[in-house]
RNA sequence: CGGGCUGGCCGGGCGACCGCGUUCCCCUCACGGGGGGACCGAGGAAGGUCCGGGCUCCACAGGGCGAGGUGGUGGGUAACACCCACCCGGGGCAACCUGCGGGACAGUGCCACAGAGAACAGACCGCCACUCCCUCCGGGGAGCGGCAAGGGUGAAACGGCGGUGCAAGAGACCACCAGCGCCCCGGGCGACCGGGGCGGCUCGGCAAACCCCACCUGGAGCAAGAUCAAGAAGCCCCGCCACGGCGGGGUGCGCGUGCGUCCGAGGGCGGCCCGCCCGAGCACGCGGGUAGAUCGCUGGAGGCGGCCGGCAACGGUCGUCGUAGAUGGAUGGUCGCCACGGCGCCCCCGGGCGCCGUACAGAACCCGGCCUACAGGCCAGCCCGUUCG
Numbered sequence: 001c002g003g004g005c006u007g008g009c010c011g012g013g014c015g016a017c018c019g020c021g022u023u024c025c026c027c028u029c030a031c032g033g034g035g036g037g038a039c040c041g042a043g044g045a046a047g048g049u050c051c052g053g054g055c056u057c058c059a060c061a062g063g064g065c066g067a068g069g070u071g072g073u074g075g076g077u078a079a080c081a082c083c084c085a086c087c088c089g090g091g092g093c094a095a096c097c098u099g100c101g102g103g104a105c106a107g108u109g110c111c112a113c114a115g116a117g118a119a120c121a122g123a124c125c126g127c128c129a130c131u132c133c134c135u136c137c138g139g140g141g142a143g144c145g146g147c148a149a150g151g152g153u154g155a156a157a158c159g160g161c162g163g164u165g166c167a168a169g170a171g172a173c174c175a176c177c178a179g180c181g182c183c184c185c186g187g188g189c190g191a192c193c194g195g196g197g198c199g200g201c202u203c204g205g206c207a208a209a210c211c212c213c214a215c216c217u218g219g220a221g222c223a224a225g226a227u228c229a230a231g232a233a234g235c236c237c238c239g240c241c242a243c244g245g246c247g248g249g250g251u252g253c254g255c256g257u258g259c260g261u262c263c264g265a266g267g268g269c270g271g272c273c274c275g276c277c278c279g280a281g282c283a284c285g286c287g288g289g290u291a292g293a294u295c296g297c298u299g300g301a302g303g304c305g306g307c308c309g310g311c312a313a314c315g316g317u318c319g320u321c322g323u324a325g326a327u328g329g330a331u332g333g334u335c336g337c338c339a340c341g342g343c344g345c346c347c348c349c350g351g352g353c354g355c356c357g358u359a360c361a362g363a364a365c366c367c368g369g370c371c372u373a374c375a376g377g378c379c380a381g382c383c384c385g386u387u388c389g
Base pairs, nucleotide, nucleotide: 001385002384003383004382005381006380007379008378009377010376012338013337014336015335016334017333018332020041021040023038024037025036026035027034028033043360047371048370050369051368052367053366054365055221056220057219058218062274063273064272065271067217068216069215070214071213072086073085074084075083076082087101088099089098090097091096102212103211107210108209109206110205111204124151125150126147127146128145130143131142132141133140134139159177160176162174163173164172178202180199181198182197183196184195185194186193187192225295226294227293228292234251235250236249237248238247239246240245253287254286255285256284257283258282259281266278267277268276269275302321303320304319305318306317307316308315309314339358340357341356342355343354344353345352346351347350
C1' cells in the first nucleotide's frame, strides 16, 4: 500500500425569535383566573412486546394425571431462551465465522421426485452355469436357476481398497483403513482428548414427528394497587308547616327473574380429578349515578473513574455525579452562521461560488437482555498478500 476479520464509539454544533410540559418564584384578581420570570425537558435503539426479574394485588394442606419451557461442558448473574471461556461437528490459507449441540440397540411413525428396489431392501440393464432350439461356427434366442461385482436413479442403494476364492459372484475368507460396541492406561473440575487391547465383520436419515431422559415453572398485571372527593332514586334522623310539602344531615345504588343459606350456591388451592379450606350470597337482564384529584412515579441489580481478584463475562472496594415524568398525553417550528456528504460552474489546481441533502425513530411503573430499523462518520486490535529498509 491492497484485500479481509473482529470489537467499540458518535449519530450534527452555536445564536436569535415564537410555541409546549413539570417544578419553583413574583405581580394582579371579580378567587374562576390572568400576566411575567428562572431551572430542566427522549434514544441507541425510548421500537417489536420475544424472554428474564424487581414491584403490586390475589393465592400459598397434600396426592395423582396432565401442560409449558430449557437442552454439549464449566462459570457469571437478581434471573434468563442472555453473557464469558472451553469442547465437538461444519466452513475459511488465516484472523475468524457458524450449529434449537441430550437420546434413533425403549417403542411407534415418516423418508417427496426419480428409480426395479428406501430398511433386516432390490434383478431394470448386466454377469454366469445347466437344458432345448437355430447357426454363416463368431454367436444368437427361449426356459429354469445362481449372482449385489459393474451400469443406471436418487439427498440417501445396506463399509472402502487389495487379494484368496468361484461357473459368475459375495466379509464367503484374509491383510490394511474407516466406523460401531466393550475393557484398560494417561491428561482434564468437566464436555472431551491421546494411546493400547478385544469383539461380531458393518449397523441409513428424521426427535423444529410422537415419544424417552434430566432440570425448571403459582395467577394476573401500574387501566397492578392505595387514599380522597362527587353522586340520582330509595331509606333513616332532626327542624319548620297552611298537613299538600319544604330545608338540613347521614347512608350510598334501585328493580325483576333464577339458584342457594349446613341436603350449602359460589369462590380459592396453576389445567383436570381426588382431597382440603373459606363460605352467604351468586348468575343474568333492565334502569340510574360517577367519568375528578392525589399517591404509586422515578435514586436504581444506577452512571463514570482509580485500585484489587479473574483468561473473560463479572465481582469487591474507594472516590465522584445525579435535573424527563406527560395522562387527549409536553420535549416542536422558523431564520442565520458553521460542520459533513453529493451535484454543477469557475479558475491561479486546491481553493471559491451556487443548489440539494443530513437517517431510523420517539419515553408512559422500572430494570437486565434478545431481535429488528438506521443518512453519514470516527477509533482500536488482528489476519493474508506485496514492496522497501